[in-house]
RNA sequence: AGAGUUUGAUCCUAGCUCAGGAUGAACGCUGGCGGCGUGGAUAAGGCAUGCAAGUCGAACGGACUUCAGGGAAAGCUUGCUUUCCCAAAAAGUUAGUGGCAAACGGGUUAGUAAUGUGCAGGAAUCUGCCUCAAAGUCGGGCACAACUCCGCGAAAGCGGGGCUAAUUUCCGAUGGUUUCCACCUUGUGUGGAAUAAAGCUUCGGCGCUUUGAGAGGAGCCUGCAUCCUAUCAGCUUGUUGGUGAGGUAAUGGCUUACCAAGGCGAUGACGGGUAGGGGGCGUGAGAGCGUGAUCCCCAACACCGGGACUGAGACACUGCCCGGACUUCUACGGAAGGCUGCAGUCGAGAAUCUUCCUCAAUGGCCGAAAGGCUGAAGGAGCGACGCCGCGUGCAGGAUGAAGCGAAAGUGUAAACUGCUUUUAUGGGGGAUGAAUUUCUGACAGUACCCCAUGAAUAAGGAGCUGCUUAUCUCGUGCCAGCAGCAGCGGUAAUACGAGGGCUCCGAGCGUUAUCCGGAAUUAUUGGGCGUAAAGCGUCUGUAGGGGGUCUGGCAAGUCUGAUGUUAAAUCGUGGGGCUUAACUUCACGGCUGCACCAGAAACUGCCAAACUAGAGGGAAUGAGAGGUUAAUGGAACUCAUAGAGUAGGGGUGAAAUCCGUUGAUACUAUGGGGAACACCAGAGGCGAAGGCGAUUAACUGGCAUAUCCCUGACCCUGAGAGACGAAAGCGUGGGUUUCGAACGGGAUUAGAUACCCCGGUAGUCCACGCCCUAAACGAUGAAUACUAGUCGUGUGGAGUAUCGACCCUCUGCGCGGCGCAGCUAACGCGUUAAGUAUUCCGCCUGGGAAGUACGGCCGCAAGGCUAAAACUCAAAGGAAUAGACGGGGACUCGCACAAGCGGUGGAGCGUCUGGUUUAAUUCGACGGUAAGCGAGGAACCUUACCAAGGCUAGAAAUCACAGCAAAAACUUUAAGAAAUUAGAGUGUUCCGCAAGGAGGCUGUGACAGGUGCUGCAUGGUUGUCGUCAGUUCGUGCUUUGAAGUGUUCCGUUAAGUCGGGUAACGAACGCAACCCCUAUUGUCUGUUAUCGUGUCAGGCAAGACUGCCUCACUAUUUUGUGGGGAGGAAGGUGGGGAUGACGUCAAAUCAGCAUGGCCCUUGAUGCCUUGGGCCACACAGGCGCUACAAUGGGCGGUACAACGGGUUGCCAAGCCGAAAGGCGGAGCUAAUCCCAUCAAAACCGUCCUCAGUUCGGAUUGAGGUCUGCAACUCGACCUCAUGAAGCUGGAAUCGCUAGUAAUCGCGGAUCAUCCUUGCCGCGGUGAAUACGUUCUCGAGUCUUGUACUCACCGCCCGUCACGUCAGGGGAGUCGGCAAUACCCGAAACAUCCCAACCGGGGUCGAAGGUAGGGUCGGCAACAAGGACGAAGUCGUAACAAGGCAUCCGUAGCGGAAGCUGUGGAUG
Repeated sequence: AGAGUUUGAUCCUAGCUCAGGAUGAACGCUGGCGGCGUGGAUAAGGCAUGCAAGUCGAACGGACUUCAGGGAAAGCUUGCUUUCCCAAAAAGUUAGUGGCAAACGGGUUAGUAAUGUGCAGGAAUCUGCCUCAAAGUCGGGCACAACUCCGCGAAAGCGGGGCUAAUUUCCGAUGGUUUCCACCUUGUGUGGAAUAAAGCUUCGGCGCUUUGAGAGGAGCCUGCAUCCUAUCAGCUUGUUGGUGAGGUAAUGGCUUACCAAGGCGAUGACGGGUAGGGGGCGUGAGAGCGUGAUCCCCAACACCGGGACUGAGACACUGCCCGGACUUCUACGGAAGGCUGCAGUCGAGAAUCUUCCUCAAUGGCCGAAAGGCUGAAGGAGCGACGCCGCGUGCAGGAUGAAGCGAAAGUGUAAACUGCUUUUAUGGGGGAUGAAUUUCUGACAGUACCCCAUGAAUAAGGAGCUGCUUAUCUCGUGCCAGCAGCAGCGGUAAUACGAGGGCUCCGAGCGUUAUCCGGAAUUAUUGGGCGUAAAGCGUCUGUAGGGGGUCUGGCAAGUCUGAUGUUAAAUCGUGGGGCUUAACUUCACGGCUGCACCAGAAACUGCCAAACUAGAGGGAAUGAGAGGUUAAUGGAACUCAUAGAGUAGGGGUGAAAUCCGUUGAUACUAUGGGGAACACCAGAGGCGAAGGCGAUUAACUGGCAUAUCCCUGACCCUGAGAGACGAAAGCGUGGGUUUCGAACGGGAUUAGAUACCCCGGUAGUCCACGCCCUAAACGAUGAAUACUAGUCGUGUGGAGUAUCGACCCUCUGCGCGGCGCAGCUAACGCGUUAAGUAUUCCGCCUGGGAAGUACGGCCGCAAGGCUAAAACUCAAAGGAAUAGACGGGGACUCGCACAAGCGGUGGAGCGUCUGGUUUAAUUCGACGGUAAGCGAGGAACCUUACCAAGGCUAGAAAUCACAGCAAAAACUUUAAGAAAUUAGAGUGUUCCGCAAGGAGGCUGUGACAGGUGCUGCAUGGUUGUCGUCAGUUCGUGCUUUGAAGUGUUCCGUUAAGUCGGGUAACGAACGCAACCCCUAUUGUCUGUUAUCGUGUCAGGCAAGACUGCCUCACUAUUUUGUGGGGAGGAAGGUGGGGAUGACGUCAAAUCAGCAUGGCCCUUGAUGCCUUGGGCCACACAGGCGCUACAAUGGGCGGUACAACGGGUUGCCAAGCCGAAAGGCGGAGCUAAUCCCAUCAAAACCGUCCUCAGUUCGGAUUGAGGUCUGCAACUCGACCUCAUGAAGCUGGAAUCGCUAGUAAUCGCGGAUCAUCCUUGCCGCGGUGAAUACGUUCUCGAGUCUUGUACUCACCGCCCGUCACGUCAGGGGAGUCGGCAAUACCCGAAACAUCCCAACCGGGGUCGAAGGUAGGGUCGGCAACAAGGACGAAGUCGUAACAAGGCAUCCGUAGCGGAAGCUGUGGAUG
């Protein structure tokens, strides 16, 4: 210090998330030791038990114990023992009286938003114990406990009679104090009245009373600071003030009577919610934000509520009284209690400890002291809860084990050897803490020291896709699961689970929760508002905020210095003490604040005086749809009447509804009516905005200019507030020509609640009154100043000039275009700022829910203004970029259309495919780019499929070991469908001189094998766009960037072909050319030709380049194109081929081959064999063949090719057969021989004469031929017979631009034969047409829009249906809280009345009750909306001109998106 996440990519905006630190924590896994800390955060819920406040006998009277001594009794040892009684003095104990303490210490945070706290001040006060000073302490009296007697009660406890002491209490004296009164000389005056005390003693002293002072403590008052909410805006009657009185320690409405009517509040009163405050603590660079455990200060509370008493101090945690709830005891009559003290217990909870030791230390209370008490405190125990420290070993040691891994590695790690002993265990010694010379240690036999034993007692947790350090294998297969965010998982998961490895931290590690940070994401430091969220629709103006020039003064702000304070602790720095550290301690600093004092006077402020540049006013002129009212005008429209006139009109894409023979439309005339004002008209003018448009008049607002005069800062902005505010809409009354929501009808359509058409009501118009919203927009608040220009325009003024004007120049104020600097995310803005600055206001803080709910205000209503949350998502957005797309545009091309010729689609057959069938009909290919495709040839084989029979290291391969001797091969027998099995016989290989080797068979083990799966793991190959003209790169330049430029533009081309221009210059892959064939010529060579010529074959060469002439167009003298011509075999790339850019389609192929992974491997998914199937057949599709006939068919005759193939072959002559074919065998390894005289269309002649035929040939029967082991399933061919459908083919659709289409035959591959009508080639004959680019399809370039990028087969909206969730409404119902009115009214203070000894009553008063409201919440039938949810229904609203441009306001209507009217915006 940043990072991830919106996109195809980019920049910006914006939210979400992460890395850090922290905690009184909890949970999961794990856990060796010590030190120091820390530990009921929830139920201020309930509590058993013990302890937590007593002490003083030197205040007092008693009581009790001991005891000198005395007495009595008993025993006897005769002066001893025991027992009992009395008891001075003394010692001790203590129930009571009395004194002090108990108001501290300890706990908790319920309440409290100020009676609180913090800081700084103040005056009207009190103060036990303590300190200092002064004075005093005299005399007398009456009681009550204890005790004793009597009584009541279960108990707690209570009543009555009697006795008594005091430092208890009362009276009197004195008093310098205080209070009151009087006087006058008004003072610290004088006089008068009232007002104190207590004793004890060990004789040292301790007390007591009064006064003054101090210290410390406490009470009171003031200023400032102190959470959220305005969906809480008005609150208040002791309220605000005064006077008198009362009350208090003291001021004061603190209380009361009377008087006045005040007091508080947008600087937030009052109300609601939440909360103890501070020192501090956490975090942060800081400013801040969050927090208020432990320690310290303050406050408040003590079961809940009320109250006083005592006292120096309380309205009192372990005191009292009363009410309430709860608990306990009870003899039922009554009593007792208060852990938010220390332990402990139950409950609730994710969760928080021992019913420990000691007063040794520190401190507190009492006491003269000894001492007592002290759950304060000091310690120990429990909990890894936190911080800090230490350890779990060190050195050597490879045979580098297993596992994992391709390897490296894990890893010196282990074993083993040696060493050390912190820690642990055992033993021994042993503190400081004691203040003190003596006594006194809970902790503790602890810390620490020494010795011994022995590596011995001691390692885990989380993570490893990115953020974020660290990855492999296996398992799983959108399952199981993970996840903080992005996101992983659908068979190769570094993301799930496991193992190995690695990384981080380490007695801990993770998770969860919360806080700060990162977050400049509330922005004071330090943000924004044209389009991302955000300028109020506009103006006037209140409070408030800000404010021109000069002079003087003041000193509030500001600045400087000093003083006080800011408790301690905490924090920083430097030292010290525990072995170190944590911890602790000392010194210094700091604690950013406040107050007071002294000073300065520039700036702000205030006061005073002045100025004119801001502002305003006056005089003069000017422009204008500025506003209101009234009158008038013409065009158009519509209606009525009349004329004239006849069959249509109107409307649309086309129609129809509709009007019209009762006379329309069109034409003319007259009259009526209402609404709006053509041209002028403009980016023009005016207005604050909305808005304003015929003419004239009246009234009236604002603005500008030129020159002076006047006022003298009067100014700017503007929360609230007020006024105005398009259209629609509402109310009342008019008016109603047009147009026209709703509505009716006609069309369109799948439907059409729409778009189009015919009608048409509200409305549109006027008056008055409401409504108050718009894309009310420049999506840009107002004001002021400054910062290059240029062009135009409206309207003033000045100058020059002119007779006057126009023009021109300058200068104001408006309205516009372009543009510098600058700004901006970019687009863009740019003196009319979105620039540079200042002032003030408004507004924003992720999207949705939602401008919605609830509440409030306004409205007649519609509705408006104000305005959330739960829940949900990780985005939603802005600008720009590259594509793709558009029922957007421009240009261009292509047998794309058009113009033509011939087909397909109809028939029969062939073939392929789908489907169906089947044991199997093997598999693949599926729009174009599958379907006569893989297959260029399925009867067996092929063959992958099915059935059956078999084999198992295998049919084929490599290696190792062992064995065999030949194995094989051939002949043959048996079984069998064959494979195969069993047997018999013959038989013996090659190399080498040899040893031996090769080769063979069998067995065993490593392994083979698989046309099994995945073309979405791949290589290779291929199709397609497309032989379309495109696709890129380097450097440079532009841009924040994605990207752009180059490659766009102009002209041209078949072409990104070339030229010009140009921030580009070059280059690459494509185009073209180079290559092959072909057309012409020359030349050379040449056999298989009989010689020559020629043909032919091969080689070499020439030739064509818009080169030449001419015309036209174009251009920049530069160029290019087109027409014509010459020459030529060929003319404008002559024709054809090969050649296929970057890429697209997860296109095709794992079945051609190769190949990763997975799967099968003895009942096999391997291998062999026989038979069957791939040839099935209701049907559907594709590609073909043959036809339907006379441009033909049959027969006869006569011509003319080229490419090719051939020894397992082509096969001649000759003969046989009607033919297929057979016999035959010459020739040929092929320019020689053969297929093959090679052809057929063609031509000549003849028959047929328009018909299901002399067309057509399917189908079927019979007889044959050939191939082959074998033609049944399932071959081809020949002959005879049979002679089907079919008479030119619906919608639709295909090919072709010249030697092409059409038509005719020939050859070849594969191949035993052949289903070949297929495919690949070859030649013969040989056309028609192209005006042209509007349309269809495809393609290219540029441009435009976009909400698409899986890219329009895209995206996406709303209803309905189902499920889940949260919130709002809701008849009601159940609670909480704070008040109000009334009733009742405990204790107690004060007070009043009766009484005057007890006592009774009144006022006030907590709790309780009744009543009506307020506010917050729980539950809730039901209905509505919202959000979310892999595959539901209906439509298609939006995004492209989204197919009716969209959107905003408003109104009506409709299943729904929505549609329509009206005004507005351009997004």